[in-house]
RNA sequence: GGUUGCAACAUCCCCGUGGGUUGGGUGGUGGCCAUUUUGGGCCGUCACAGUGAAUCCACUGCAGCC
Numbered sequence: 001g002g003u004u005g006c007a008a009c010a011u012c013c014c015c016g017u018g019g020g021u022u023g024g025g026u027g028g029u030g031g032c033c034a035u036u037u038u039g040g041g042c043c044g045u046c047a048c049a050g051u052g053a054a055u056c057c058a059c060u061g062c063a064g065c066c
Base pairs, nucleotide, nucleotide: 001066002065003064004063005062006061007060013052014050016059017058018057019056020055021054022053023051025048026047027046028045029044030043031042032041033040
C1' cells in the first nucleotide's frame, strides 16, 4: 500500500468522525378537500435534531490476510 471483518474508546445499553441519497419525526408556511366542532384529511415548501431506519463516499482506530 491492497483487502476482509469490526468499534475497544462512550456518565445504563446502543452509538468511531465528516458529508450525501431515500424514507421517517417535530415545528413553521402555501394550496386544495371535507366540516356541527377550538378539530380533520391530502399535496407542496422551509427549518430543526443522538432521525436508536436503510444506503453510498471519504477518513480515524482495532484485529486478521496479502
About this RNA: NadA riboswitch from Granulicella sp., 66 nucleotides, folded computationally. Rfam family: nadA riboswitch. The family's RNA type in Rfam is small RNA. On this family, see Huang et al., RNA 2020: "Structure and ligand binding of the ADP-binding domain of the NAD(+) riboswitch". The model forms 100% of the base pairs in the Rfam consensus.